[in-house]
RNA sequence: GAACCCCACGGCGAUGAAGUCCGCCGGAACCGCCGGCCCGCGGCUGAUGACUUCUACCUCCAA
Numbered sequence: 001g002a003a004c005c006c007c008a009c010g011g012c013g014a015u016g017a018a019g020u021c022c023g024c025c026g027g028a029a030c031c032g033c034c035g036g037c038c039c040g041c042g043g044c045u046g047a048u049g050a051c052u053u054c055u056a057c058c059u060c061c062a063a
Stems, first nucleotide, its partner, number of pairs: 009026005016054006032044004036039001
């Protein structure tokens, strides 16, 4: 000096916000699924990484 590991910090986990927990990453993590004639194509699920709450959206019922 490098690799690796740990701590701290920061970032990220397919559509918003808050709290808690989990995981991942240190210029990476991350950037959904299916099908086909692979393209300027077609079809589809979900506001969560998970839980709770709120907002938006969808369905049903009642007033």
Model confidence (mean pLDDT): 80 of 100. Predicted 3D model of a 63-nucleotide RNA (Fluoride riboswitch aptamer (crcB RNA motif)) from a Thermoplasmata archaeon. It was read from a public genome assembly, where an Rfam model found it.